[in-house]
RNA sequence: GGGCCCGUAGCCUAGCUAGGAUAAGGCACUGGUCUUCGGAACCAGAGAUCGCAGGUUCAAAUCCUGCCGGGCCCG
Numbered sequence: 001g002g003g004c005c006c007g008u009a010g011c012c013u014a015g016c017u018a019g020g021a022u023a024a025g026g027c028a029c030u031g032g033u034c035u036u037c038g039g040a041a042c043c044a045g046a047g048a049u050c051g052c053a054g055g056u057u058c059a060a061a062u063c064c065u066g067c068c069g070g071g072c073c074c075g
Base pairs, nucleotide, nucleotide: 001074002073003072004071005070006069007068010027011026012025013024020058029045030044031043032042033041051067052066053065054064055063
C1' cells in the first nucleotide's frame, strides 16, 4: 500500500442483510421496601441522538462516500 470484518450507555450484547417513527436486554450505578447491619430478593430511576463528517431519502443505528480507531489476511 491492497482486501475483508468490527466500532451501539461505565462493561457486554441485540437491532443493520429487508430504512418507519419513544434505540432493547443483561451486569454495574442511584433511590426505596425488606434486614440489627450488609448481602440477596423485589420495586422504581438515571445513563447511548449508534466512532467522526458528508450524501441519498418524507424518514438513516440501518443505504452510499471519505476519514479515524481495532483485528485478520496479502504484498
A computed fold for a 75-nucleotide RNA from a Candidatus Odinarchaeia archaeon, annotated as transfer RNA. Taxonomically the source falls in Candidatus Odinarchaeia (Archaea, Promethearchaeati, Candidatus Odinarchaeota). Its Rfam family is "tRNA". The RNAcentral record of the sequence draws on ENA. Its mean pLDDT, the model's own confidence on a scale to 100, is 81.